[in-house]
RNA sequence: AUUUGAAAAUGGCAAAUCUAUUGAAAGAUAGAGACGCAAAGCUACAGGUCUACGGUUAUUAAACUAGGAUGGCUGAGCUACCAAA
Numbered sequence: 001a002u003u004u005g006a007a008a009a010u011g012g013c014a015a016a017u018c019u020a021u022u023g024a025a026a027g028a029u030a031g032a033g034a035c036g037c038a039a040a041g042c043u044a045c046a047g048g049u050c051u052a053c054g055g056u057u058a059u060u061a062a063a064c065u066a067g068g069a070u071g072g073c074u075g076a077g078c079u080a081c082c083a084a085a
Stems, first nucleotide, its partner, number of pairs: 002085004012037002017032006035072001041078003045075003048070003054065004
């Protein structure tokens, strides 16, 4: 340096839920809390998924649409502890 892995060791992150704030919503942030994670560290580039303030269509209800969101959906890019080869 590369590959593989979590058996060991040091550790790390934090699902659901609750409270507060924020947002049109999806969701996000902080605290509590741990379902799990060997990249569950970072990045919205591609795809998927979620939402529809606004816009379009329609007029009875609704439908479509991402400038929004999701990295703990998949791929990709960048970085990285320990051990073994």

A computed fold for an 85-nucleotide RNA from Ornithinibacillus californiensis, annotated as c-di-GMP-I riboswitch aptamer. Its mean pLDDT, the model's own confidence on a scale to 100, is 86. Rfam family: c-di-GMP-I riboswitch aptamer. Gene Ontology term of the family: cyclic-di-GMP binding. Taxonomically the source falls in Ornithinibacillus (Bacteria, Bacillati, Bacillota, Caryophanales).